The RNA shown here (c-di-GMP-I riboswitch aptamer) has 86 nucleotides and comes from a Deltaproteobacteria bacterium. The sequence was found by an Rfam model in a public genome assembly. The coordinates come from a structure-prediction model, not an experiment, and the mean pLDDT is 85.
[in-house]
RNA sequence: CAUCGACAAAGGCAAACUCCACCGAAAGGGGAGGGCGCAAAGUCUCCGACCUACAGCCCCCGGGCCAGGUUAGGCAGAUUGCCGAA
Numbered sequence: 001c002a003u004c005g006a007c008a009a010a011g012g013c014a015a016a017c018u019c020c021a022c023c024g025a026a027a028g029g030g031g032a033g034g035g036c037g038c039a040a041a042g043u044c045u046c047c048g049a050c051c052u053a054c055a056g057c058c059c060c061c062g063g064g065c066c067a068g069g070u071u072a073g074g075c076a077g078a079u080u081g082c083c084g085a086a
Base pairs, nucleotide, nucleotide: 004084005083012038013037017033018032019031020030022029023028036073042079043078044077045076047074049071051069056065057064058063059062
């Protein structure tokens, strides 16, 4: 240095769930708590998948379609990065 990832050390992230006189049409997000897990569960991009349907379109006026909205701890690739046993 590359690979690799320890019942190592330091730090990091954070599912379910709970709360909020936060944002949003909704899906969902944000904040506080919480901690199942994670060595990229950092960032970006591709691909498909889930969810929603404000606007728009269609129509039998009650519905239908639709992502430009949204989610991932899905996938693949690129890129950056802490520690150092075997």